[in-house]
RNA sequence: GGGCCUGUAGCUCAGCCAGGUUGAGCGAUCGGCUCUUAACCGAUAGGUCUGGGGUUCGAAUCCCCACAGGCCCGCCA
Numbered sequence: 001g002g003g004c005c006u007g008u009a010g011c012u013c014a015g016c017c018a019g020g021u022u023g024a025g026c027g028a029u030c031g032g033c034u035c036u037u038a039a040c041c042g043a044u045a046g047g048u049c050u051g052g053g054g055u056u057c058g059a060a061u062c063c064c065c066a067c068a069g070g071c072c073c074g075c076c077a
Base pairs, nucleotide, nucleotide: 001073002072003071004070005069006068007067010026011025012024013023020057028044029043030042031041032040050066051065052064053063054062
C1' cells in the first nucleotide's frame, strides 16, 4: 500500500441478506419466596445502533467517506 471481516443496552450477542414500533441472555435496581443468604419467580430501568454525508415517505439495515479493532496478502530492509 491492497483486500476481507467486525462495531447495536454495563458485558456477550441476535436483528442487516429482503428498509416499516430495536430485542435476548447475563448483570443492575425493586418486589415476591426464605429464619437469613444463595438459588428460584416477577417487574422496572438501561440504546446519539462507531462518526459524518447521501438515497428514501421512512435507514441499525442500502450507497459514499472517515474512525477503531481483527485477519490475510504485498513492498522496503